[in-house]
RNA sequence: AAAACUAAAUUGCCGAAGCCGCUUUCCGUAAUGAAAACGGCACGGGGGAACCAAACAUUGGGGCGCAUCUGUUUUUCAGAAGAAGAUUCUUCGCUUCCAGCCCGUCAGCUAACCUCGUAGGCAUUACCGAAGAAGGAC
Numbered sequence: 001a002a003a004a005c006u007a008a009a010u011u012g013c014c015g016a017a018g019c020c021g022c023u024u025u026c027c028g029u030a031a032u033g034a035a036a037a038c039g040g041c042a043c044g045g046g047g048g049a050a051c052c053a054a055a056c057a058u059u060g061g062g063g064c065g066c067a068u069c070u071g072u073u074u075u076u077c078a079g080a081a082g083a084a085g086a087u088u089c090u091u092c093g094c095u096u097c098c099a100g101c102c103c104g105u106c107a108g109c110u111a112a113c114c115u116c117g118u119a120g121g122c123a124u125u126a127c128c129g130a131a132g133a134a135g136g137a138c
Base pairs, nucleotide, nucleotide: 011123012122013121014120018041019040020039021038023036024035025034026033042118043117044116045115046114047113052108060106061103062102063101064100068080069079070078071077082097083096084095085094087134088133089132090131091130092129127136
C1' cells in the first nucleotide's frame, strides 16, 4: 500500500413487511435510544352468500410465493413460461433467480361479516448498461 474481516452510519435492493401514539421495563444525571404490550393509519393474505361457474369422488385436495412445465446422462444439464436488477415509462442489451414453507381430508367465485401478518435476507464506486420522452438533483 492492497486485500480480507468486524462495527456503526448513509444510500439503495428483494419482499406486504411501514408510519404514528400511549403505557411499562432496561441503559443513563439527563436527553436520546432499545425492548415488550396495547391502539390508530397504511400495506398485504386467508375464510365467507346470492348469481355464475364446475365435474369430482386417496391417483386426496388446498394456501403463501415469480418460483411452474417439458425433455434429459435423473437431480445436472437444456429449453419454454414466469420473475429481479438505483427517478418513472417504452425499446434494446447484459447478468441473475426459477426456492422454500404451511393447512391437514377441508375451502370455486363471493357482498355483508370473520380472521391473520407487518418478517427475514442482501448490495458497492455509481445521477449503478444504452437510446428516446417526462420529471428531478448536483
Model confidence (mean pLDDT): 78 of 100. A computed fold for a 138-nucleotide RNA from a Pyrinomonadaceae bacterium, annotated as c-di-AMP riboswitch aptamer (ydaO/yuaA leader). Rfam family: c-di-AMP riboswitch aptamer (ydaO/yuaA leader). Gene Ontology terms of the family: regulation of gene expression and cyclic-di-AMP binding. On this family, see Barrick et al., Proc Natl Acad Sci U S A 2004: "New RNA motifs suggest an expanded scope for riboswitches in bacterial genetic control".